Large-subunit ribosomal RNA, domain I from Pseudobacteriovorax antillogorgiicola, 542 nucleotides, folded computationally. It was read from a public genome assembly. NCBI's taxonomy places the organism under Bacteria, Bdellovibrionota, Oligoflexia, Oligoflexales, Pseudobacteriovorax. Rfam family: Bacterial large subunit ribosomal RNA. Its family is annotated with structural constituent of ribosome and ribosome in the Gene Ontology. The coordinates come from a structure-prediction model, not an experiment, and the mean pLDDT is 87.
Context: one part of a larger RNA
RNA sequence: GGCGUACGGUGGAUGCCUUGGCACUAGGAGGCGACGAAAGACGUGGUUGGCUGCGAUAAGCUUCGGGGAGCUGCCUAACAAGCUUUGAUCCGGAGAUUUCUGAAUGGGGAAACCCACUGCUUCGGCAGUAUCUGCAAGUGAAUACAUAGCUUGCAGAAGCUAACGCAGAGAACUGAAACAUCUAAGUAUCUGCAGGAAUAUAAAUCAAACGAGAUUUCGAAAGUAGCGGCGAGCGAAAUCGAAUCAGCCUAAACCAGCUGGAAUUUCUGGCUGGGGUUGCGGGGCGGUUCAUAACGGACGUUUAGGAUUAGAGGAAUGCGUUGGGAAGCGCAAUCAUAGAGGGUGACAAUCCCGUACUCGAAAAUCUGAGACGCCAGAGCCGUUCCCAAGUAAGACGGGGCACGAGAAACCCUGUCUGAAUCCGGGAGGACCAUCUUCCAAGGCUAAAUACUACCUAGUGACCGAUAGUGAAUCAGUACCGUGAGGGAAAGGUGAAAAGAACCCCGUUAAGGGGAGUGAAAUAGACCUGAAACCGUACGCUU
Numbered sequence: 001g002g003c004g005u006a007c008g009g010u011g012g013a014u015g016c017c018u019u020g021g022c023a024c025u026a027g028g029a030g031g032c033g034a035c036g037a038a039a040g041a042c043g044u045g046g047u048u049g050g051c052u053g054c055g056a057u058a059a060g061c062u063u064c065g066g067g068g069a070g071c072u073g074c075c076u077a078a079c080a081a082g083c084u085u086u087g088a089u090c091c092g093g094a095g096a097u098u099u100c101u102g103a104a105u106g107g108g109g110a111a112a113c114c115c116a117c118u119g120c121u122u123c124g125g126c127a128g129u130a131u132c133u134g135c136a137a138g139u140g141a142a143u144a145c146a147u148a149g150c151u152u153g154c155a156g157a158a159g160c161u162a163a164c165g166c167a168g169a170g171a172a173c174u175g176a177a178a179c180a181u182c183u184a185a186g187u188a189u190c191u192g193c194a195g196g197a198a199u200a201u202a203a204a205u206c207a208a209a210c211g212a213g214a215u216u217u218c219g220a221a222a223g224u225a226g227c228g229g230c231g232a233g234c235g236a237a238a239u240c241g242a243a244u245c246a247g248c249c250u251a252a253a254c255c256a257g258c259u260g261g262a263a264u265u266u267c268u269g270g271c272u273g274g275g276g277u278u279g280c281g282g283g284g285c286g287g288u289u290c291a292u293a294a295c296g297g298a299c300g301u302u303u304a305g306g307a308u309u310a311g312a313g314g315a316a317u318g319c320g321u322u323g324g325g326a327a328g329c330g331c332a333a334u335c336a337u338a339g340a341g342g343g344u345g346a347c348a349a350u351c352c353c354g355u356a357c358u359c360g361a362a363a364a365u366c367u368g369a370g371a372c373g374c375c376a377g378a379g380c381c382g383u384u385c386c387c388a389a390g391u392a393a394g395a396c397g398g399g400g401c402a403c404g405a406g407a408a409a410c411c412c413u414g415u416c417u418g419a420a421u422c423c424g425g426g427a428g429g430a431c432c433a434u435c436u437u438c439c440a441a442g443g444c445u446a447a448a449u450a451c452u453a454c455c456u457a458g459u460g461a462c463c464g465a466u467a468g469u470g471a472a473u474c475a476g477u478a479c480c481g482u483g484a485g486g487g488a489a490a491g492g493u494g495a496a497a498a499g500a501a502c503c504c505c506g507u508u509a510a511g512g513g514g515a516g517u518g519a520a521a522u523a524g525a526c527c528u529g530a531a532a533c534c535g536u537a538c539g540c541u542u
Base pairs, nucleotide, nucleotide: 001541002540003539004538005537006536007535008534009533015527016492017491020463021462022460023459024458025457026456027455028454029452030451031160032159039101040100041099042055043054044053046079047078049075050074051073061095062094063093064092065091066090070083071082072081106115107114108113116129117128118127119126120125131157132156133155134154135153136152137151138150139149164195165193166192167191168190169189175182179229205212206211216243217242218241219240220239226234227233247444248443249442250388254274255273256272257271258270259269260268261267279422281387282386283385284383285382286381287380288379289378290377296375297374299373300372301371302370305367306366307365308364309363311359312358313357317332318331319330320329321328333350334349335339341353342352343351393417394416395415396414397413398412399411400410403429424439425438426437427436428435479486480485499526502514503513504512505511
C1' cells in the first nucleotide's frame, strides 16, 4: 500500500409525513373608480425588527345582531399596565375616520415632495380652484345685427382589471422535403369599444316542383361536394337529430295641433300626438259588419315567501390487558336520517371538533308567486295615395364567401355612372325564358353558447419538497442587469420543551465529558440516515 471485518466521521439518497400546489365539479359573483380605485409611500403598539391589521379617531371608533369566559393578532416568550357576566376579546350587517402618492384633478415635480390663490372661520382650521363633452344662463370682439371667444351652474367622462367578445390594423419562422402563387393565418402582436356574457336574430332565407319557417350552440351529413403551382394543403352547405325557443318597434301615405322659411293665393320645412308595420302583398282614404275583455306582456311600483352575509341544537362505552402512551387486543354493551372527515401520547361511530337531521337574522343585498298600474282588435267592398335613394344595379380596382378570376353567381365597397313603387323589386351559382320563392336600402330583442382574476362547498387510479406553482419557509424575495428583463436556494426534535439545573476540561469560547429529562438523546438542534469520500482497531497479504 491492497483486501476483509467491526466501529465511527462526512454526506443527505431512501422511506414515512404535509401546512403548499395542480386539475376539475356545483353554486355564487362577474366588476372597482372624482363619494378618489388598483397599486404603493410613510406612519400607527407601553417595550416593536419584520409580517398582518389599521390611518393623526391609526392591531383601532360608533351602532345593530350573534356569542358566552376569558382577553390585549403572528414570528414570540417575558415584563409592565389594563379590559371583562353592567357581557370583554371574537364573528357578521350598517356607519364614522381614512395622512401622502397614484386617473391625481389648484400650479409645478426627479411619485409619496415643493409652491399657491379665493371664500368662510369659534383663528385650531375648513371648503373650493384641472381638462374635455353635453345642456342651460350670462357676457361679448374684429363688425351694425350677429357669431367666435370668455364666465358661471348642472350632468357625464377619464384610470385599473384574469380569461371570454365584437371591430380596426396585421407579420414571420414554418410546410410545400428548394421557392415565388399557396401555407402558416386573418394566427401572433398592436389598437378601439364593451358586456356579464358578447356577436347574431324575426327572411329581398333556403328548398325544388315536395316543402320548411328568426338567431345561436352541439352531434351527424363529411374529410363528402368542391377549391388547389389540382402540389402542400384548404374544406362547406342543404338536410336530419338535439339544446333552447319569442317575437316586436319605427319611416311613409292620412289626420290634428304648434312653429319656421319663401312672401302671406300658391309652395316647402321642423316638432308633438294619432294612424301604420305587411308578401296566400300590406297599409292609408271612403263605405260597411262584428268585438270591446279574457288570454298574454321582455314595462313600473309593491308584497308573502326564498336565498346570501354571523350562528344554534345535535345520539351512543365501560372494564381488563400489553405498552411511555390505547383508539390496539380480550370481554361485555350502545347509537345510527349521524360508520363523511379531522384531532386526541399507536388504528376511536359512542373522548373532542364535527357529521345526518332540524332550527335561526336587528341590519344590508339579491330574488320574488301574487296584487296594483300600464300596454295591446278582426273582417268585407271600392279607390290607387304610400310602402326606407346617391340606394339597388352596372363598369373598373380590391376584399369576403370552403370557392386562388375561374363558366363565378352571392355579400362588402375605393372611383365613375345610376333605376323602379306592386302592371313594382330581389333571389333560385354565368346568362335568358318559364316557374317557384321572398320584400333590401331604419331599429330592438331573453334563452340555449364562451370564459373565470374573485367567493363558497366539494372531488381526484393528480404531486409529495430535484416533485407539485417560480414561490409549502416573510418569493416575484435575495441576487444579477444602465434598462427592458432574468430570477434562486431553503420543510420534518419530541406525545409534551420536559430544550439539558448542577459539576468537570477549555479562553468567562467553540466543542466535549458526567449528571438530569424522556419510551428513545447514535431523538440534543435534532425523524429515518443509503452511496461516493475520510478515518480508527483487528485479521490476512505485498